[in-house]
Context: one part of a larger RNA
């Protein structure tokens, strides 16, 4: 010097990206007392507050023995056991071990669950639940070239595919493109087949019929997706319900919004601080929000992500000293 540990006056997060770390703190078990919020279950061990050892009275509870000629009594011993109260030692009585820090705002995800054995636990995955698709059983899916075989000794309240993802409130417009479906008298289409032709055969050459697909039709966004732009105009000023105009399939509706989406930008404004590029709340001028590629709320939960507060501590001011061990010097 480092490892691993102990204690540390006085302050007590100033430390740092961030209270990383560090049982520092809180703790068991008893009484008490316990808001906001809420899906009425819960949040709750909320939060806070007192108590917790020894002794001696006296008192509950049980369970036993003993005397008493009145006995469903009355004394009385032992053991268990409630409570009161008084005393007694300490700074300390769950004295050791064992044993939650708490509180409040957002954010994400409903929850419990599951994952990158062995840098990643998570907001990623699943999930109940909601919608769409395919199928009537010799089905659909699926494994095999088949034969057979699996969902399935099942039968649409099934059983496969795919999408969002408790619950609460919605889920707005657009079928031009791509994609799926339906329907067609017609248009296009190849082989084989029919018919014709090279004076016969082959080989060729032509026409004629024709399936799926394509064209044409209509359907369909909880299908793949997509949801404009210019000028003007109110009796102060800004602004524009109003209106004119290009355009598109259609021009972004509720709602949320400098958000895990905001470039400019530490955007303005308050709240918080002695000072905040944080944080919360509003604001809308959304580079580039927006509805099951789900919007928006939302009690519980969460080794998730973020702020603030209290309490607490060697993080720190600012080190020091101890235990144990390692490495090095010396001898």
């Nucleotide at each position: 010097a480092c490892u691993a540990g102990u204690u540390a006056a006085g302050g007590g997060a100033a430390u740092u990206c961030a209270g990383c770390a560090a049982c520092a703190u809180u703790g068991g078990c008893c009484c008490u007392g316990u808001a906001c919020c809420u899906u009425c279950g819960g949040u709750a061990u909320a939060a806070g507050g007192g108590g917790u050892c020894c002794c001696u009275a006296c008192u509950u509870u049980a369970g036993u023995g003993u005397a008493u000629g009145u006995a469903u009594a009355u004394a009385u011993g032992c053991u268990u056991u409630u409570g009161u109260a008084g005393g007694g030692c300490u700074u300390g009585g769950u004295g050791a071990c064992a044993a939650a820090g708490g509180u409040a705002g957002u954010c994400c995800g409903a929850c419990u669950g599951u994952u990158u054995a062995a840098c990643a636990a998570a907001a990623a995955c699943a999930u109940a639940a909601c919608c769409g698709a395919c199928u009537g059983c010799a089905a659909g899916c699926c494994a095999g070239u088949a034969a057979u075989a699996g969902u399935g000794u099942g039968u649409a309240u099934a059983g496969u595919c795919g999408g969002u993802g408790a619950c609460g409130u919605c889920u707005g417009c657009c079928c031009a493109g791509u994609g799926c479906c339906u329907g067609u008298a017609c248009u296009u289409a190849a082989a084989a087949c029919u018919c014709c032709u090279u004076u016969u055969c082959a080989a060729g050459g032509g026409a004629g019929c024709u399936a799926a697909g394509a064209g044409c039709u209509g359907g369909u966004a909880a299908a793949c997706g997509g949801c404009g732009g210019g000028g003007g105009u109110a009796a102060c000023u800004a602004u524009a319900a109003c209106u004119c105009u290009c355009u598109u399939a259609a021009g972004g509706u509720a709602g949320c919004g400098a958000a895990a989406u905001g470039c400019c930008u530490u955007g303005c404004c308050g709240u918080u601080u002695g000072a905040u590029u944080g944080a919360c709340g509003g604001c809308c001028u959304g580079c580039a929000u927006g509805a099951a590629u789900g919007g928006c709320g939302u009690a519980a939960c969460g080794a998730g992500a973020u702020u603030a507060c209290c309490g607490c501590u060697g993080u720190c001011c600012c080190u020091a000293a101890c235990u144990a061990g390692u490495a090095c010097c010396c001898u």
Source information
A computed fold for a 331-nucleotide part of an RNA from a Candidatus Woesearchaeota archaeon, annotated as large-subunit ribosomal RNA, domain IV. Its Rfam family is "Archaeal large subunit ribosomal RNA". Its Rfam clan is "LSU clan". Rfam links the family to the GO terms ribosome and structural constituent of ribosome. The full RNA is in RNAcentral, with records from ENA. The organism belongs to Candidatus Woesearchaeota, within Archaea.